[in-house]
C1' cells in the first nucleotide's frame, strides 16, 4: 500500500442489523439522609450537536462518501 474491526457520558459499554417514541444502562462524581468521623448503604437531581467534515431524506447515532484516531491481518 490493501482488508478487517473499532471510535457513543469522567470510565466500560448497549442501541447501527430493519432510519421516526433512542439520548441510555452501570460504575464513578455531585447534592441530600443516616454516622462522633470515615467507610458501607439509602434518596435525589445532572453530565453527551453519538470521532470530523460533506451527501442521501419529510427525518440520520443508524445509510452513502472522504478524513482523522485505536486494535488486527496480509504484503
Nucleotide at each position: 500500500u490493501g482488508c478487517c474491526c473499532u471510535g457513543u457520558a469522567g470510565c466500560u459499554c448497549a442501541g447501527u442489523c430493519u432510519g421516526g417514541u433512542c439520548a441510555g444502562a452501570g460504575c464513578g462524581g455531585c447534592u441530600g439522609a443516616u454516622u462522633g468521623u470515615u467507610a458501607a448503604u439509602c434518596c435525589g437531581g445532572g453530565g453527551g450537536u453519538c470521532g470530523c467534515a460533506g451527501g442521501u431524506u419529510c427525518g440520520a447515532a443508524u445509510c452513502c462518501u472522504g478524513c482523522c484516531g485505536g486494535g488486527g491481518c496480509a504484503g